The prediction has a mean pLDDT of 86. This is a predicted structure of a 1450-nucleotide RNA (small-subunit ribosomal RNA) from a metagenome. Rfam family: Bacterial small subunit ribosomal RNA. Its family is annotated with structural constituent of ribosome and ribosome in the Gene Ontology.

RNA sequence: AGAGUUUGAUCCUGGCUCAGAGCGAACGCUGGCGGCAGGCCUAACACAUGCAAGUCGAACGAAUCCUUCGGGAUUAGUGGCGGACGGGUGAGUAACACGUGGGAACGUGCCCUUUGGUUCGGAACAACUCAGGGAAACUUGAGCUAAUACCGGAUGUGCCCUUCGGGGGAAAGAUUUAUCGCCAUUGGAGCGGCCCGCGUAGGAUUAGCUAGUUGGUGGGGUAAAGGCCCACCAAGGCUUCGAUCCUUAGCUGGUCUGAGAGGAUGAUCAGCCACACUGGGACUGAGACACGGCCCAGACUCCUACGGGAGGCAGCAGUGGGGAAUCUUGCGCAAUGGGCGAAAGCCUGACGCAGCCAUGCCGCGUGAAUGAUGAAGGUCUUAGGAUUGUAAAAUUCUUUCACCGGGGACGAUAAUGACGGUACCCGGAGAAGAAGCCCCGGCUAACUUCGUGCCAGCAGCCGCGGUAAUACGAAGGGGGCUAGCGUUGCUCGGAAUUACUGGGCGUAAAGGGAGCGUAGGCGGACUGUUUAGUCAGAGGUGAAAGCCCAGGGCUCAACCUUGGAAUUGCCUUUGAUACUGGCAGUCUUGAGUACGGAAGAGGUAUGUGGAACUCCGAGUGUAGAGGUGAAAUUCGUAGAUAUUCGGAAGAACACCAGUGGCGAAGGCGACAUACUGGUCCGUUACUGACGCUGAGGCUCGAAAGCGUGGGGAGCAAACAGGAUUAGAUACCCUGGUAGUCCACGCUGUAAACGAUGAGUGCUCGCUGUCGGAGAUGUUUUACCUCUUCGGUGGCUAAGCUAACGCAUUAAGCACUCCGCCUGGGAAGUACGGCCGCAAGGUUGAAACUCAAAGGAAUUGACGGGGGCCCGCACAAGCGGUGGAGCAUGUGGUUUAAUUCGAUGCAACGCGAAGAACCUUACCCAGGCUUGACAUCCUGAGAAUCCGGCGGAAACGUCGGAGUGCCCUCGCAAGAGGGAGCUCAGUGACAGGUGCUGCAUGGCUGUCGUCAGCUCGUGCUGUGAGGUGUUCGGUUAAGUCCGGCAACGAGCGCAACCCCUGUUCCUAGUUGCCAUCAUUAAGUUGGGCACUCUAGGGAGACCGCCGGUGAUAAAUCGGAGGAAGGUGGGGACGACGUCAAGUCCUCAUGGCCCUUAUGUCUGGGGCUACACACGUGCUACAAUGGCGACUACAAAGGGAAGCGAAUUCGCGAGGAAGAGCAAAUCCCAUAAAAGUCGCCUCAGUUCGGAUAGCAGUCUGCAACUUGACUGCUUGAAGCCGGAAUCGCUAGUAAUCGCGGAUCAGCAUGCCGCGGUGAAUACGUUCCCGGGCCUUGUACACACCGCCCGUCACACCAUGAGAGUUGACCGUGCCCGAAGUCGUGACCCCAACCGCAAGGAGGGGAGCGCCUACGGCAAGGUCGGCGAUUGGGGUGAAGUCGGAACAAGGUA
Repeated sequence: AGAGUUUGAUCCUGGCUCAGAGCGAACGCUGGCGGCAGGCCUAACACAUGCAAGUCGAACGAAUCCUUCGGGAUUAGUGGCGGACGGGUGAGUAACACGUGGGAACGUGCCCUUUGGUUCGGAACAACUCAGGGAAACUUGAGCUAAUACCGGAUGUGCCCUUCGGGGGAAAGAUUUAUCGCCAUUGGAGCGGCCCGCGUAGGAUUAGCUAGUUGGUGGGGUAAAGGCCCACCAAGGCUUCGAUCCUUAGCUGGUCUGAGAGGAUGAUCAGCCACACUGGGACUGAGACACGGCCCAGACUCCUACGGGAGGCAGCAGUGGGGAAUCUUGCGCAAUGGGCGAAAGCCUGACGCAGCCAUGCCGCGUGAAUGAUGAAGGUCUUAGGAUUGUAAAAUUCUUUCACCGGGGACGAUAAUGACGGUACCCGGAGAAGAAGCCCCGGCUAACUUCGUGCCAGCAGCCGCGGUAAUACGAAGGGGGCUAGCGUUGCUCGGAAUUACUGGGCGUAAAGGGAGCGUAGGCGGACUGUUUAGUCAGAGGUGAAAGCCCAGGGCUCAACCUUGGAAUUGCCUUUGAUACUGGCAGUCUUGAGUACGGAAGAGGUAUGUGGAACUCCGAGUGUAGAGGUGAAAUUCGUAGAUAUUCGGAAGAACACCAGUGGCGAAGGCGACAUACUGGUCCGUUACUGACGCUGAGGCUCGAAAGCGUGGGGAGCAAACAGGAUUAGAUACCCUGGUAGUCCACGCUGUAAACGAUGAGUGCUCGCUGUCGGAGAUGUUUUACCUCUUCGGUGGCUAAGCUAACGCAUUAAGCACUCCGCCUGGGAAGUACGGCCGCAAGGUUGAAACUCAAAGGAAUUGACGGGGGCCCGCACAAGCGGUGGAGCAUGUGGUUUAAUUCGAUGCAACGCGAAGAACCUUACCCAGGCUUGACAUCCUGAGAAUCCGGCGGAAACGUCGGAGUGCCCUCGCAAGAGGGAGCUCAGUGACAGGUGCUGCAUGGCUGUCGUCAGCUCGUGCUGUGAGGUGUUCGGUUAAGUCCGGCAACGAGCGCAACCCCUGUUCCUAGUUGCCAUCAUUAAGUUGGGCACUCUAGGGAGACCGCCGGUGAUAAAUCGGAGGAAGGUGGGGACGACGUCAAGUCCUCAUGGCCCUUAUGUCUGGGGCUACACACGUGCUACAAUGGCGACUACAAAGGGAAGCGAAUUCGCGAGGAAGAGCAAAUCCCAUAAAAGUCGCCUCAGUUCGGAUAGCAGUCUGCAACUUGACUGCUUGAAGCCGGAAUCGCUAGUAAUCGCGGAUCAGCAUGCCGCGGUGAAUACGUUCCCGGGCCUUGUACACACCGCCCGUCACACCAUGAGAGUUGACCGUGCCCGAAGUCGUGACCCCAACCGCAAGGAGGGGAGCGCCUACGGCAAGGUCGGCGAUUGGGGUGAAGUCGGAACAAGGUA
């Protein structure tokens, strides 16, 4: 610091997601040790049990016990001090609660300090005793008694009050001393109470709130100011700088994150606040309205003898419950601190420690060195090897931690140690006890095999999985972190994605429809003053801890500790005065006024006019008119349309008319008049900043719509009819009502658009136009030129922009003010408010859902967009197909099998250049299992040949003949080895026309022999890309020329190759024969001139002439020439497209079969047959058929072959066999044509299917199932519907000949020659293609994309008769405890009084206030709710076809 994700690709906008850090965490897997921290975030839910606040006998009496009689100890009670601290929790609280800084009208126990005092009396009450009540808790009566408990008097320096005369008011003692207390008082410290400035959440779908409310006077009350409370008076107070209301929340130091500014947060530690079962209340006290005090009410729990009582863990442990989730009913007061005490001491769940938990942070370990046959095993493999891997084993070492034994602290500078026999130290044994988790498609470090087969599953985003998954699961290997690792949740970051730092608004989300104007914000020049803002210095404060820096202590670190810095803030004070502000004065340039001119569809009202449409009346006139793509509805013989005249009514104003004018916008268009707003120019006289913007507010505001009343010619929603259509609730046509018009009132919205808020200043130019002014000139009233002000357009520079584009009329450079935006959908919807007569408008969400939605530009593709061009594409012609019969292929059906493939063009006489067996892959049956075929090993045998039996054959079985070749040893006999072949056996393996052409190679088809497809360098664009390749000509052609930010080049085109057309040279056998001779015959001699053969040359290049054209390329015409503009034909097929075809030619990955999916054999099938289609053959006849005679080819083939002559057969063919491995012989008579004759328009002398009989040939074999021959038979068919095919010249048509395959079988295929046409005006249309351009929401690319209803499933949500809760305020009723007031009744020890009594006190009662509770009408927010509305989502539903191209009606 960024990355992934919208697209075919690009740039931008914009959201989503990831990488980082953190946590009081939880969950999954795993787990050795130690240190330091942390540990109910949920139910402020309920709590069993124990403990958490007592202490003082040196305040007091008494009781009990002990006693050395001196006394001591213990204790209930009175009394004092403390239980207001410490500890817990965060419910409430949006507030002076907190933070920060100030302030005045206060209090203060214990502590320090100052001064003074501490005197004289009195009366009680607990305890205790007696007598009762009660289950208990507890309690009643009578009596006795002490005090530092209570009361009175005195004194009173000082203190308090005061009307300045005066008045009020204190104490306590203990003790042998010392001393400690007590009272009053001064000052202080610390603490607390109160007040104020500023700061501290969200919501306006909460806009008004307030009666003790705001202030005053006088009282009361308090420690103290104060409506704090009360009486009276006044009518105030708060609020858009957000009152009130609702929701949420303890606040802070800090913590987390971040570069910072910020954002989030408020556990632990520290400060403050609030609370203590819920609500209310006071008492005591220095201090409380009191967590472990009291009273009352309420809910809950417990005890009960039913009469009545008791209780409050949000103290420490602990329990239940809730929850994803949070610990021991531990030890000790040794330390620190607190309470009491003179002290000893007691108490202390504060605290110090220990326990549990990987919850976090930090540290350590699980060994180290050497060790290659690179062991075994695993995994992968191209089978060679690679990897795990120095890893292991092995050898040599070490002992941290843990374990065992021994010693043993600091914390305590006298005693006292819970921790703890702990930390630490020493010794011992032994590598011994100690590694996991996640990930490996990209982001993101790390790859292979197997399994699975859109299944199972994964996933943070993009996305993986449909048989070769680096994405699922497993394994091997690898990467990361490590006593942890992942996942989930949450926060900040990245996110400049709320933009203060630091964003935007023409088209991506976003300028209010426009103006006026309030508050507010901002504001010209000069001078003076002030010093509020601003700047600088100083002082105070900003707690400690934390963060940061520098030291120090635990072995290090975490942790602890010392010092510093920082704490960006607030307050006080001193100074500065440029700028901003305040105040005062002056000015004229901003703004305005005045005067003189000017233009204009600016507005309102009234009136007038002509053209046209329609209607009415009349005339002429006759059969149609009207309307459309074509029609019909409609009008018309009752006289239309047309035409002429007259009249009526309403609406709109042709030409002028113009990117012309005016207006703020909406908008404004005949003419005249009246009234009226604004603008511009000129003069520079006046005012003197009077200005700009503008939240709310007010006004204006197209069309449609609404209300009331008019008006209504034309047009025209709705509606009706006619057409169109599959339908047509549309487009088209005929009608037609609201409405359109006027007046008044409402509505308040539009793509109200320049999709561009208003204002000011600045920043190059050129050119048009509208309204003024000035100057020069010409000329005298107009124009030219120039200058200038204001408007309105076009082009362009800088600059800006994502690009398109904008560009002095900015979208440039700046400033001021307002409005608005923050992913798409849901949705401008719901609810609520406001407005409206209604329609509706305005304000304006959420749940849920998606990973995009979008802008601009690029390349393609496409268009029922455009332009140019080509092609047997159409047209012009000729001949066919589609109808018939047959042949052949296919579909379908059938079958045991009818093997498989090919399926629009580009499958279908295709693979198949030839299925009776074989082929053959299919079916049935019978056999074989290392196999029919290949390699290796072992054993045997020569190979080989012949025969018998079974069998359909394969095969099984039996027998016979036969002993070869090479090498070595050996005299020989013979032995051993080898090559080849056969048999048997074993296992590696063979074999597969089994699957996948969507795993592939190779080959092929197709667009298309179409003219295209690209590259290098340069230039250009942010980029995808563009340029070149576009443009003007030209061509068959991206062929060539010219131009051009391009210059060159490659693959294609063309040419080079072959055949053919002319000619020359060479060569003449098997070819040829002009001349000579010869023959039946080029038969032979002879010859090589000619034909021909086959080698090599020449020839054609727009080369020549003329026209056109830019003088180019080229084109048109001509000459010459055998051939003329690529002469004709062939081979040759660019980049690519179709996941095109082929695993059954071959090759090949993977998968599958292995006594079978292999192999052998016999038979069958591929030849079936209701039917449909393709391709052909033969025909339908006279341009013909038949018969007779007769002429002329080319190109091929031939040895298991072609086969002549001769001969037999009607014939297919047979016999026979010459010649020929071929310019020699054979196949082999070419046919059509030609001549003559018959047939005479008929199902025929056309046509030949079908069928019968008889034959021939091939072959082991023609039944299924061959071809051919003869005789007989003689079907359909008389030229073919819609539709459709081929062909542009030696072509179509027509005629025959040959070949491959092949034993045989050809209407198919591949070749060959003979005869030999017609037509092309032309490019509007159909099809296909090329180039340029345009639109696009397409890119799987129009066979595209995509919208809505309906049906189904699920989800969230609105309305809803109602129902059920919570909360809030108002009014009224009731009114506990309690303070206060009152208190005539009752009671009473202290003082006065001899007494009566008084003073004073207490109580009952009453009153005010008031908690809980109740009644009533409301408000706000929830839950449920029959039914209902729309919305969203969902591989393959229905109906249409709205949008995207002119999307077929823009």